[in-house]
The RNA shown here (transfer RNA) has 71 nucleotides and comes from a Minisyncoccota bacterium. Rfam family: tRNA. Its mean pLDDT, the model's own confidence on a scale to 100, is 81. Taxonomically the source falls in Minisyncoccota (Bacteria, Bacillati).
RNA sequence: GCGGCCAUGGUUUAGUGGUAGGACGGCUCGUUGCCAACGAGCAGGUGGGAGUUCGAUUCUCCCUGGCCGCA
Numbered sequence: 001g002c003g004g005c006c007a008u009g010g011u012u013u014a015g016u017g018g019u020a021g022g023a024c025g026g027c028u029c030g031u032u033g034c035c036a037a038c039g040a041g042c043a044g045g046u047g048g049g050a051g052u053u054c055g056a057u058u059c060u061c062c063c064u065g066g067c068c069g070c071a
């Protein structure tokens, strides 16, 4: 220098053109004499920009970061 793959809450992971889900963790409440455990609930997320579309996390392009290969 060229090509490919990946980027989703604090962590990990699913999803797919039509309001984004699980697990762990956090907070609140209940249960308990207390803690733990358990139960119920709540908050928290699509890396950035542009394009296509009625509608983009999803499709296209560019950028950024990471990984792999070629030279």
Base pairs, nucleotide, nucleotide: 001070002069003068004067005066006065007064010024011023012022013021018054026042027041028040029039030038047063048062049061050060051059